Description:
The part of an RNA shown here (large-subunit ribosomal RNA, domain II) has 686 nucleotides and comes from Candidatus Shikimatogenerans sp. Tder. Model confidence (mean pLDDT): 83 of 100. The full RNA is in RNAcentral, with records from ENA. Rfam family: Bacterial large subunit ribosomal RNA. Gene Ontology terms of the family: structural constituent of ribosome and ribosome. Lineage of the source: Bacteria > Pseudomonadati > Flavobacteriia > Flavobacteriales > Candidatus Shikimatogenerans.

Context: one part of a larger RNA
């Protein structure tokens, strides 16, 4: 992992609601007793319980009671009227283990020191080699000592190193040879040494040269059994079918935030009914948002004019006075701002009334829930960086709980809401060169960048190209090109070492001319030289400037090999217009089924509408085991097993054949150990 078997809302008491039945102002027995066909029986039994009267804290009183001095208020009663109670079944609550499995823990009583920690009694062990303390002796030495030298001696938590003991580093091993070892290496090795045997200390306790270490492969509180099915607002799992409806992720509160209570939203039953409900239109109402405005307030605010007052300067003995490129109130003009400004002020929305349309969608009471982690998109906002697949609100919608077509792929973007069947048709979004269903469609333009073809891009720049507009010049010849000229007073004056058109300052006249600046740029030390403006000739038809629009170009940088989905395309790109076609579970067509309502009529038909669905509510069924009942089958072959066929919307049922070899089915009713694919489920097999 697979197969087979087992595996989870049960049972009791009680409360409440619904349904069915009995009796009814009453209903009903419990234990017990008696009888019996011995049973899921019958009779008896009125204790008790519920109802028939309430009220008060209560004594109590009573259609009233309580409060009070007396009343009110309050809770009831009277009248029309008014039903309860017992049993069964079903839904749910409560108390119990209460749908199943699952803790870590807590407590009690016991069992452990053959492992290990420390202690205790009594034993045992430590090759070999090295070093050479004290002390002693001899000699020298001294007044005596001290001291020196040489011997002797054999100390030490001394040295090297086996046994022994430890466990430093590395490798191997890691389903091992081993639930800690092996190999090499390494520490101690006469000591706080090692070790045998017996004994002592026990669980909030021991022991600990102290690591929370060790106390039998278990230790921040051992192990065994019991309390015990501890508790688990947590996780996981929870078994047949079909049909109808169908949520929520919000508000308030919470030692509350992943739980719960009440409300909201779902469903089922009953009841009622309109002035109910929904939509549109009209009329009315309140409002202070968007916008707008501000000499209409409050706050904020740019420029100009005016210029009180102050400062400064002049002035004086002190003043007055005057001046002012300083500060600046007030007033006026222009501009102009606000979520916590408003002289103003919509659209929507809300409420009421009326009309029209739809046609039960509404409401109340009761039973049963689930939900109370939401998410995306669009719009209006707050927080944030007008960041976030961010976060917090509001309105709408979708996903959640929604399949189908499109967007290459893609919960929520676009189209569209799947009862079932069909090798029928029409369309939506989106598409029509090939992959790939359908136009290599038509007309007029644009783009040359593979721009683009659904997917990155800005400010800014652009004599890329195509349109539009305005102005100016132009056959009295423009623009461009070529040829020629571009002079004289004069080297203007000043400045300067020099300044001659061209360092700088001032002036910028006049002459000759077709035209030529006291000079546009280059150049020189200064001249020179080149060139321009300007003019003529040749040539010949458009030229120049500005603004604006379309499509392009640059700006343009990311980590494994690139991309429009790909191939590719100069249209199969972009813009405008038009006609075809393709395209979904949409719509239509044909057939079938179910649900609801209505009408006929009696079991069916017709008509209309409906039939996506998680949590969840409700309805109807199938299968399994047993009991009772009625009734069948079976050795001329029961159950079971295998295969095939048929029937039913389905759970399933039936038949046939084979196998098998002794029991089994159907009807109706009842009762449950009543349905497995999941629980790191349990057991067995492979």
């Nucleotide at each position: 992992g697979c197969c087979u078997a087992c595996g989870a809302g049960u049972u009791a008491a009680u409360u409440u609601u619904a349904u069915a039945g009995g009796c009814a102002a009453g209903g009903u027995u419990a234990a017990g007793u008696a009888a019996u066909u011995a049973u899921a029986u019958u009779a008896u039994g009125u204790a008790g319980c519920c109802a028939u009267a309430g009220u008060g804290a209560a004594a109590g009183c009573g259609a009233a009671u309580u409060u009070u001095a007396a009343a009110u208020c309050a809770u009831g009663u009277u009248a029309a009227a008014a039903a309860g109670u017992c049993u069964a079944u079903a839904g749910a609550g409560u108390u119990a283990g209460a749908c199943g499995c699952g803790a870590a823990a807590c407590c009690a009583a016991g069992u452990g020191a053959u492992c290990u920690a420390u202690c205790u009694a009594u034993g045992a062990g430590c090759a070999a080699g090295u070093u050479g303390a004290a002390a002693u002796u001899a000699u020298a030495g001294u007044a005596a000592a001290a001291u020196a030298u040489a011997a002797u001696g054999g100390a030490g938590g001394a040295c090297u190193g086996a046994a022994c003991u430890g466990g430093u580093g590395a490798a191997u091993g890691u389903u091992g040879a081993a639930a800690a070892a092996u190999u090499c290496u390494c520490g101690g090795a006469u000591g706080a040494c090692u070790u045998g045997u017996g004994g002592a200390u026990a669980g909030g306790g021991g022991u600990g040269a102290a690591a929370g270490g060790c106390c039998a492969a278990u230790c921040a509180a051992a192990c065994u059994u019991g309390g015990a099915g501890a508790u688990a607002g947590c996780u996981c799992g929870u078994u047949c079918u079909u049909c109808u409806c169908g949520a929520a992720a919000u508000g308030u509160a919470u030692u509350u935030a992943g739980g719960u209570a009440c409300a909201g939203c779902a469903u089922c039953a009953u009841u009622u009914a309109a002035u109910a409900u929904u939509a549109u239109u009209a009329u009315a109402a309140g409002g202070g948002u968007a916008g707008a405005g501000c000499u209409a307030c409050u706050g904020a605010u740019a420029g100009a004019a005016u210029g009180a007052a102050g400062g400064a300067a002049u002035g004086u003995a002190a003043a007055a006075a005057u001046u002012u490129a300083c500060u600046a109130a007030u007033u006026u003009c222009u501009g102009a701002u606000a979520a916590a400004c408003u002289c103003c002020g919509a659209a929507u929305a809300u409420u009421a009334u009326a009309a029209u349309a739809a046609g039960u969608u509404u409401a109340a009471u009761g039973g049963u829930a689930g939900u109370g982690a939401g998410g995306g998109u669009a719009u209006g906002g707050g927080u944030g960086c007008u960041a976030a697949g961010a976060u917090c609100c509001a309105u709408a919608u979708c996903c959640a709980a929604a399949a189908g077509g499109g967007a290459a792929a893609c919960a929520a973007c676009c189209c569209a809401g799947a009862u079932c069947a069909u090798c029928a048709g029409u369309u939506a979004a989106a598409g029509u060169c090939c992959c790939u269903a359908a136009g290599u469609a038509u007309a007029u333009u644009c783009u040359a960048a593979g721009u683009u073809g659904u997917u990155u891009u800005a400010a800014c720049g652009u004599a890329g190209u195509u349109g539009a507009a305005u102005u100016a010049c132009u056959u009295u010849g423009a623009c461009a090109a070529u040829u020629a000229g571009g002079a004289u007073g004069u080297u203007a004056g000043c400045u300067u070492g020099g300044a001659a058109g061209c360092a700088g300052c001032u002036a910028u006249c006049a002459u000759u001319u077709a035209a030529a600046g006291a000079g546009u740029g280059c150049g020189u030390a200064a001249u020179a030289g080149c060139u321009c403006a300007c003019u003529a000739a040749u040539u010949u038809a458009g030229u120049a400037a500005u603004u604006u629009a379309g499509c392009g170009c640059g700006g343009a940088u990311a980590a494994u090999a690139a991309u429009c989905g790909g191939g590719c395309a100069u249209a199969a790109g972009a813009a405008u217009a038009u006609c075809a076609c393709u395209g979904a579970a949409a719509c239509u067509a044909u057939g079938a089924a179910a649900u609801a309502u209505a009408u006929u009529u009696u079991a069916a038909a017709u008509a209309u509408a409906u039939u996506g669905g998680u949590a969840g509510a409700g309805a109807a069924g199938c299968a399994u085991u047993g009991u009772a009942u009625u009734u069948a089958c079976a050795u001329a072959g029961a159950a079971g097993u295998a295969a095939u066929a048929u029937u039913g919307u389905a759970a399933a049922a039936u038949a046939u054949u084979a196998u098998g070899g002794a029991g089994u089915g159907a009807u109706u009713a009842c009762a449950a150990g009543a349905g497995a694919a999941a629980a790191u489920g349990u057991a067995g097999g492979c």